[in-house]
Context: one part of a larger RNA
RNA sequence: UGACGGGGGCCCGCACAAGCGGUGGAGCAUGUGGUUUAAUUCGAUGCAACGCGAAGAACCUUACCUGGGCUCGAAGUGUAGUGUAAACCGAUGAAAGUCGGGUAGCUCGCAAGAGCGCGCUACAUAGGUGCUGCAUGGCUGUCGUCAGCUCGUGUCGUGAGAUGUUGAGUUAAGUCCCGCAACGAGCGCAACCCCUGUCCUUAGUUGCCAUCAGGUUAUGCUGGGAACUCUAAGGAGACUGCCGGUGUUAAGCCGGAGGAAGGUGGGGAUGACGUCAAGUCCUCAUGGCCCUUAUGUCCAGGGCUACACACGUGCUACAAUGGCCGGUACAGAGCGUCGCGAUCCCGCGAGGGGGAGCCAAUCGCACAAAACCGGUCUCAGUUCAGAUUGCACUCUGCAACUCGAGUGCAUGAAGUCGGAAUCGCUAGUAAACGCAGAUCAGCAGGCUGCGUUGAAUACGUUCCCGGGCCUU
Numbered sequence: 001u002g003a004c005g006g007g008g009g010c011c012c013g014c015a016c017a018a019g020c021g022g023u024g025g026a027g028c029a030u031g032u033g034g035u036u037u038a039a040u041u042c043g044a045u046g047c048a049a050c051g052c053g054a055a056g057a058a059c060c061u062u063a064c065c066u067g068g069g070c071u072c073g074a075a076g077u078g079u080a081g082u083g084u085a086a087a088c089c090g091a092u093g094a095a096a097g098u099c100g101g102g103u104a105g106c107u108c109g110c111a112a113g114a115g116c117g118c119g120c121u122a123c124a125u126a127g128g129u130g131c132u133g134c135a136u137g138g139c140u141g142u143c144g145u146c147a148g149c150u151c152g153u154g155u156c157g158u159g160a161g162a163u164g165u166u167g168a169g170u171u172a173a174g175u176c177c178c179g180c181a182a183c184g185a186g187c188g189c190a191a192c193c194c195c196u197g198u199c200c201u202u203a204g205u206u207g208c209c210a211u212c213a214g215g216u217u218a219u220g221c222u223g224g225g226a227a228c229u230c231u232a233a234g235g236a237g238a239c240u241g242c243c244g245g246u247g248u249u250a251a252g253c254c255g256g257a258g259g260a261a262g263g264u265g266g267g268g269a270u271g272a273c274g275u276c277a278a279g280u281c282c283u284c285a286u287g288g289c290c291c292u293u294a295u296g297u298c299c300a301g302g303g304c305u306a307c308a309c310a311c312g313u314g315c316u317a318c319a320a321u322g323g324c325c326g327g328u329a330c331a332g333a334g335c336g337u338c339g340c341g342a343u344c345c346c347g348c349g350a351g352g353g354g355g356a357g358c359c360a361a362u363c364g365c366a367c368a369a370a371a372c373c374g375g376u377c378u379c380a381g382u383u384c385a386g387a388u389u390g391c392a393c394u395c396u397g398c399a400a401c402u403c404g405a406g407u408g409c410a411u412g413a414a415g416u417c418g419g420a421a422u423c424g425c426u427a428g429u430a431a432a433c434g435c436a437g438a439u440c441a442g443c444a445g446g447c448u449g450c451g452u453u454g455a456a457u458a459c460g461u462u463c464c465c466g467g468g469c470c471u472u
Stems, first nucleotide, its partner, number of pairs: 005472001007471007015461002019425005026316008034307002042053002064302007076125009088101005105116004127291002130289003136285002138280003141276001143274001148187006154163003167178001169176001193268004198236007208225002212223003239262001242256005318418001322377006334365003339358002344353003384415001389410007431453007
């Protein structure tokens, strides 16, 4: 000087408390440990690993295993030599491949030949998801969106260092103010950026329809309109600006007015100096080491999907605020030409046939669901719950046995609200409800977004956890 203390003081945070909903019990999904295995590829391991890398393992992916092949090699570059093909056909094979047959390349040129392309051979190169993240770059997590971390000059101290940055207030904030041997400055904070909430202007199609007219069983359908909604560009608006109180006449705080919005309006992006030899050599790059007829490479099949068990994260439930049946409303954000696919027809259905329209504010995906109205069930392992299993199908795809998703009929397990313990959340939040997208041939209970319905509680800071400042 720091760090630490079951030292002290001050102060924050869904940290506790007050509430609401979960997890821990059940079934299933998924990840991990363990075990098994020829292989169950590798990494991630308290918070900060465990629906994580993986935004999608049937083949491929794929790195693993077994077996069959290749050795200048699966791909690229250069030089030299050599040939003129590739295609195509046959044999063999699980395929890769191997063997055999086979043949007009293009441009220039009369030709010889030259150049280009392609094949083969040789040489120089290659190749490695092999090791080391404790040799590294880059990127990332975490403390933490916490309010801190420093510098120049000056001053003090023999010096390490201190001061500034401490103190009295205040703030979300080292935010601001006052004081002070300090005076200034930098990286952070805030603001500048994006979305959203109000209004105005401009613009008016593919969007809109108040007024006028026409038309229809009906519909902005048509003429028309530019008001409204909306779209998307510009602007206005919020600054403690105004009033009262309080405060040290300060910074500010409390209350009020006006206002769509009030004291950071709400949300996002943005992550200081550093910490954890944190994570990643399997994104990529890269030093060193190692392999070079193999640790490289091609292929078929298998495995990553195993299963006495243990844990994490989820989904679905245990029902009446519910299940089932019928009727009937209301979104937002997206996506679509190798695509989205309407009306219509067939099928109980998944789906099939067919193909209008749409490169999309035009057409389609696309009926949102919970909600609401009516009926039924009457507390039971049930008209709850749906695991498991059987049969029959659909779709994608060379191919669904290992190992896909979906449909119909049948079957109808555990489960009656969950021990110790533990998690999230302070408002359009929690909870509940569905929709879309990325990945993607197919496959979503995961992820990322979107809207719909929409609460309860916070006395307070003694205690638990984490953090900040001063002090010892």
Small-subunit ribosomal RNA, 3' major domain from a metagenome, 472 nucleotides, folded computationally. It matches the Rfam family "Bacterial small subunit ribosomal RNA".